RNA sequence: UCCGAUAAAGGCAAACCUGCCGAAAGGCAGGGACGCAAAGCCAAGGGUCUAAAGCUCACCAGCCAUGAUAGCCUGGCUGCCGAAG
Numbered sequence: 001u002c003c004g005a006u007a008a009a010g011g012c013a014a015a016c017c018u019g020c021c022g023a024a025a026g027g028c029a030g031g032g033a034c035g036c037a038a039a040g041c042c043a044a045g046g047g048u049c050u051a052a053a054g055c056u057c058a059c060c061a062g063c064c065a066u067g068a069u070a071g072c073c074u075g076g077c078u079g080c081c082g083a084a085g
Stems, first nucleotide, its partner, number of pairs: 002085001003082002011036002016031006034071001040077003044074003047069003054063003
């Protein structure tokens, strides 16, 4: 350095509930733990979600990311410990 233990010290926090922000997806705070060896940080590539504004339309609807998602994947940066290999 790779790697990831019935190790040690810790850490984070899904769903759900409450409040707030948002058109929504979703986010923030508190409670709460499904899980996580990076479930720490970054929207760079892809995927997925939403579609306010905009465009199309007689209507219903359709298209659309400049929005979101890092706990979807890849990638980048940083980090605790040290069994076996």